[in-house]
Context: one part of a larger RNA
RNA sequence: CGCAGGAGACUUGAGCGGUUUUCUCCCUAGUACGAGAGGAUUGGGAGGGACGCACCUCUGGUGUUCCAGUUGUCGCGCUAGCGGCACGGCUGGGUAGCUAACGUGCGGCCAGGAUAAACGCUGAAGGCAUAUAAGCGUGAAGCCCUCCGCAAGAUGAGGUCUCCAGCCCUUUCAAGGGCGUAGGCUCCUGGAAGACCACCAGGUAGAUAGGCCGGGUGUGUAAGCGCAGUAAUGCGUUCAGCUAACCGGUACUAACAGCCAAGCG
Numbered sequence: 001c002g003c004a005g006g007a008g009a010c011u012u013g014a015g016c017g018g019u020u021u022u023c024u025c026c027c028u029a030g031u032a033c034g035a036g037a038g039g040a041u042u043g044g045g046a047g048g049g050a051c052g053c054a055c056c057u058c059u060g061g062u063g064u065u066c067c068a069g070u071u072g073u074c075g076c077g078c079u080a081g082c083g084g085c086a087c088g089g090c091u092g093g094g095u096a097g098c099u100a101a102c103g104u105g106c107g108g109c110c111a112g113g114a115u116a117a118a119c120g121c122u123g124a125a126g127g128c129a130u131a132u133a134a135g136c137g138u139g140a141a142g143c144c145c146u147c148c149g150c151a152a153g154a155u156g157a158g159g160u161c162u163c164c165a166g167c168c169c170u171u172u173c174a175a176g177g178g179c180g181u182a183g184g185c186u187c188c189u190g191g192a193a194g195a196c197c198a199c200c201a202g203g204u205a206g207a208u209a210g211g212c213c214g215g216g217u218g219u220g221u222a223a224g225c226g227c228a229g230u231a232a233u234g235c236g237u238u239c240a241g242c243u244a245a246c247c248g249g250u251a252c253u254a255a256c257a258g259c260c261a262a263g264c265g
Base pairs, nucleotide, nucleotide: 001153005164006163007162008161009160010159011158015150016149017148018147021049022048023047024046025045026044027043033038051107052106053105054104055103059101060099061098062097066093067092068091069090070089071086072085073084074083075082076081112144113143118138119137120136121135166179167178168177169176170175183260184259185258186257187203188202189201190200191199208254209253210252211250212249213248214247215246218242219241224237225236226235227234228233
């Protein structure tokens, strides 16, 4: 820009892409078959491998924004307590998120259609025979479908539902301009969304983000003081103190301010 008024939702599926795997064991059955050794077709069931998709409840990894321990040195006048630097100084743990993980869940199925090789029915030419010449079947991991994803720029532009379709001005009567309706956009606060864009949640009639409050989680018992000990240190107060991204609440802070928008057949 188009999809013959302007919008908001929900859809159909032409077409395109993906998937399509394999093994073992059990029952049927030690049956059919076979002198025996051996050992099925078929049908049913169970468990795996690899691969794929999704996810983070569990088990783990990471987690330079959380907690603790600790070495050297410097600083805060000193002690104590803290902080800077040394690979994140080193070490032990760890929330959220992320995690083709070593974790969890799920998937290939089944059914149908037309067939290949192959196997048949009926059956002439050619009194027989013949699956073929007319006609009709059975039959594959393969083909079409089934299953999953995209999909109406499918210009062949599809369908359904709902909302809006006013007023004013100029006027050469063809049209133009303005306000503004349904609605949308810019902008702003943000996001398990994201390269940008887009998408999604919100913008005071508000819980969108931050802050604050409560909870959770993690760490593992803070500082100060008291007591014991010459002291190092230990014990008590104290399952303390601190606590990111998590959960809930609360307008304290920030979501300011603007714009566009059909009138048709």
This is a predicted structure of a 265-nucleotide part of an RNA (large-subunit ribosomal RNA, domain VI) from a Gemmataceae bacterium.
The coordinates come from a structure-prediction model, not an experiment, and the mean pLDDT is 87.
The organism belongs to Gemmataceae, within Bacteria.